[in-house]
RNA sequence: GCCACCAUAGCUCAGUUGGUAGAGCGCCCGCCUUGUAAGCGGAUGGUCGUUGGUUCAAAUCCGACUGGUGGCUCCA
Numbered sequence: 001g002c003c004a005c006c007a008u009a010g011c012u013c014a015g016u017u018g019g020u021a022g023a024g025c026g027c028c029c030g031c032c033u034u035g036u037a038a039g040c041g042g043a044u045g046g047u048c049g050u051u052g053g054u055u056c057a058a059a060u061c062c063g064a065c066u067g068g069u070g071g072c073u074c075c076a
Stems, first nucleotide, its partner, number of pairs: 001072007010025004019056001028042004049065005
């Protein structure tokens, strides 16, 4: 330098014809218990990496850029 893949909640990850953004864990509150853990219920939490485009409508389609992972090539 080239190619592919990845980027969604604090963490790990879903999101199947474009049509109101989700789960588990965590944190917080409550129940339960003599108490703790476990268990149960509830609540909290996201500019969907950035930017532009297409569309009535974009996490989803297209371009550019940023960061990460892997592969290939060149030079020393």
This is a predicted structure of a 76-nucleotide RNA (transfer RNA) from a candidate division FCPU426 bacterium. The sequence was found in a public genome assembly. Model confidence (mean pLDDT): 81 of 100. Its Rfam family is "tRNA". Rfam links the family to the GO term triplet codon-amino acid adaptor activity.